Model confidence (mean pLDDT): 75 of 100. Two RNAs folded together computationally: RNase P RNA and transfer RNA, 439 nucleotides in total.
RNA sequence: GCGGAUGGCUGGAUGGUCGCGGCUUUGGCAACAAAGGCGAGGAAAGUCCGGACUCCACAAGACAACGGUGCCGGGUAACGCCCGGCUGGGGUAACCCAAGGGAAAGCGCCACAGAGAACAGACAGCCCUUGCAUGCAGGGGUAAUGGUGAAACGGUGGGGUAAGGCCCACCGCGCAUUUGGCAACACGUGCGGCAUGGCAAGCCCCACCGGGAGCAAUGCCAAAUAGGGGUUUCAUAUGGGCGUCUUGCCCGUGAGACCCGGGUUGGCAGCUAGAGGUGUCUGGUAACAGGCAUCGUAGAGGAAUGGUCAUCAGGGGCGGGGCAACCCACCCUUACAAAAUCCGGCUUACAGGCCGUCCGCGCAU
RNA sequence: GGGCCUGUAGCUCAGUUGGUUAGAGCAGAGCGCUCAUAACGCUUUGGUCGUAGGUUCGAGUCCUACCGGGCCUA
Numbered sequence: 001g002c003g004g005a006u007g008g009c010u011g012g013a014u015g016g017u018c019g020c021g022g023c024u025u026u027g028g029c030a031a032c033a034a035a036g037g038c039g040a041g042g043a044a045a046g047u048c049c050g051g052a053c054u055c056c057a058c059a060a061g062a063c064a065a066c067g068g069u070g071c072c073g074g075g076u077a078a079c080g081c082c083c084g085g086c087u088g089g090g091g092u093a094a095c096c097c098a099a100g101g102g103a104a105a106g107c108g109c110c111a112c113a114g115a116g117a118a119c120a121g122a123c124a125g126c127c128c129u130u131g132c133a134u135g136c137a138g139g140g141g142u143a144a145u146g147g148u149g150a151a152a153c154g155g156u157g158g159g160g161u162a163a164g165g166c167c168c169a170c171c172g173c174g175c176a177u178u179u180g181g182c183a184a185c186a187c188g189u190g191c192g193g194c195a196u197g198g199c200a201a202g203c204c205c206c207a208c209c210g211g212g213a214g215c216a217a218u219g220c221c222a223a224a225u226a227g228g229g230g231u232u233u234c235a236u237a238u239g240g241g242c243g244u245c246u247u248g249c250c251c252g253u254g255a256g257a258c259c260c261g262g263g264u265u266g267g268c269a270g271c272u273a274g275a276g277g278u279g280u281c282u283g284g285u286a287a288c289a290g291g292c293a294u295c296g297u298a299g300a301g302g303a304a305u306g307g308u309c310a311u312c313a314g315g316g317g318c319g320g321g322g323c324a325a326c327c328c329a330c331c332c333u334u335a336c337a338a339a340a341u342c343c344g345g346c347u348u349a350c351a352g353g354c355c356g357u358c359c360g361c362g363c364a365u
Numbered sequence: 366g367g368g369c370c371u372g373u374a375g376c377u378c379a380g381u382u383g384g385u386u387a388g389a390g391c392a393g394a395g396c397g398c399u400c401a402u403a404a405c406g407c408u409u410u411g412g413u414c415g416u417a418g419g420u421u422c423g424a425g426u427c428c429u430a431c432c433g434g435g436c437c438u439a
Stems, first nucleotide, its partner, number of pairs: 001361010012312007020039002023036005041336001045347002048345005053214004058248006066210005071085005086100001087098004101205002106203002108199003123146002125142008154171006173192005179186002218269004228260007239251003276295008313334005319328003366438007375391004393409005415431005
């Protein structure tokens, strides 16, 4: 200098003017007026997860069904999230990805091709052998060679054989185990048959976790109507209220289902002080935890934060001056996008700018 | 804000539960029949299965993410 990987921050600023929302103070019966300071995001989005909170299921316990997660350790209120490791795969590497337990608990699938697709298999081929005879038929051995296929029941090399793990060495596989590590695991050693596919993002088994709805939840006030009508099921001293069971509790003319019709569509609360933010110190590899100090940072209710003028900033293009640095002038442009109960995450979208770490290649000192 | 469903030929829909065929009807084109048209009969064209990625030997179907469309919710 070029190429690549990865982490973090930002994503316009200032002033004038007109117009908004809520809060505090003052004046005012109120309407309202004045002053002060505050007023969309890193994703507010998708609604994919976990909660706080509210109500319901009659309560407690156990079980079932259904759903979710899936290597080890740690963090967290919790998680399917985050951090650090291990294993496998990709990449020259930095790094990236994983849906990472179990295939001897059972069931299922592997089309077509092929002889044969999982306690398989002789199509061609090789060797031995029988009968007839120059070619055919039969029997035995073989999976080393060829073919088919995504995949063929271990791989490479050597010895021996008719051929073949038949034998040996290494690798691979299985079992046992020293050492290191909290562990997942790793290096090593010994023994062994030298026969043991894939798919569990197929059903399933194992371990752990999970009640259901959601602020349009829910609560209060005001107002109004028809404390309406019909059909039907179980039961009527036993029945019902939970998917099942046990123990309690409640109702007891009880528990449901369906249809028609009427009234209400108003106001207030929930509504923002939180597992909060910022700065710093300590501990920790880190995620994060704790201490101290400090701040008060939207709360609308058909939905507020905008319009306009001027200047500057970032980026790009063109022209002039200049050795260069740089200076002047003109033009264009400045992303994704908006709270609606609130947090912790994940995923997706993003013009431009800044900072850091690492890898590879080339060159110079 | 919240809760659900859905996307296949020009159109309307099957296929997806349980992986190795992409189909039916209408429409279009041609031929036949008819004096001619319609009806009818025969033949035929037309498919990024919303998009991208993943699992698998193989994905319309299984899984994940995204993009459209629709419904419900005092």